[in-house]
Context: one part of a larger RNA
RNA sequence: CUGGGCGUAAAGCGCGCGUAGGCGGUUUAUUAAGUCAGAUGUGAAAGCCCUGGGUUUAAUUUGGGAACUGCAUUUGAUACUGGUAGACUUGAGUACGAUAGAGGGGGGUAGAAUUCCGGGUGUAGUGGUGAAAUGUGUAGAUAUCCGGAGGAAUAUUAGUGGUGAAGGUGGCCCCCUGGAUCGAUACUGACGCUGAGGUGCGAAAGCGUGGGGAGUAAACAGGAUUAGAUAUUCUGGUAGUCCACGCUGUAAACGAUGUCAACUAGCCGUUGGGUUCAUUAAUGAGCUUAGUGGCGCAGCUAAUGCGAUAAGUUGACCGCCUGGGGAGUACGGCCGUAAGGUUAAAACUC
Repeated sequence: CUGGGCGUAAAGCGCGCGUAGGCGGUUUAUUAAGUCAGAUGUGAAAGCCCUGGGUUUAAUUUGGGAACUGCAUUUGAUACUGGUAGACUUGAGUACGAUAGAGGGGGGUAGAAUUCCGGGUGUAGUGGUGAAAUGUGUAGAUAUCCGGAGGAAUAUUAGUGGUGAAGGUGGCCCCCUGGAUCGAUACUGACGCUGAGGUGCGAAAGCGUGGGGAGUAAACAGGAUUAGAUAUUCUGGUAGUCCACGCUGUAAACGAUGUCAACUAGCCGUUGGGUUCAUUAAUGAGCUUAGUGGCGCAGCUAAUGCGAUAAGUUGACCGCCUGGGGAGUACGGCCGUAAGGUUAAAACUC
């Protein structure tokens, strides 16, 4: 390389958009590049293979043939692929009318709770634990009532519910804005799929500058526990957590399952539409779509399990794997303020 694979054994990039490339619906005409057929030239000799001669045979040697699967030129064929020209509507998209939604960004606002501050009532404890102590309190705490400040998060509703490409997203109102689904028509006419490089987004933690700081809480301090206790537990407590702008670019970024398309028994839920029938109505019973769950036939699988949301049967394109350790490390490159990220070996060893 071929071959074989990628839910859990090694292996799907965290997720989009998209360049080159690869692949591409139906039909007519044309072309003849790929493809197929014939002819001509060439494809040195030797060797290999076939068949004769010769050394008594053989190895060796020698004559002839075949072969040299290739290349070039030329004459044809036109089903398929490609090119050119035209047409089509089922793929894709647009218009129109509806619908659902924690989809995104900005601004405003509400109530509960914690903490703190001021005041009133009130008196000896409070807090915490397995038990305690540190802490806090006669300078009046805890408890309770009134008023105020400030930050963060939005109980119930809430749901194998919704929505988003993924990360994610949850009080209410307003503004700006992306996508999806359904319905019946009209329009464009293959405009498509995938996507090396590239580019954008990307939880938490972390970094830079400036704010903010209620609760919580790495580090740190003290009290317990213990043989010790750099842990667990308790009392405190700073970064951080929050906001703005910029960086970082990683996660068990998981469905451990790449994207797109087609086909392949059934049964039961649930969410959003459309539609038919029944019902006074609430609603019920179907049908049809787009999601999202539970079983299950065939089939697949090493098993587990998957099973129209496939891990079934196929096609297109990309990514990745090749024994364990060394190692996702060293060196070098690129990126980053740094932390580090990314690309990525070998010796040696079993």

A computed fold for a 350-nucleotide part of an RNA from a metagenome, annotated as small-subunit ribosomal RNA, central domain. The full RNA is in RNAcentral, with records from SILVA. Its mean pLDDT, the model's own confidence on a scale to 100, is 87.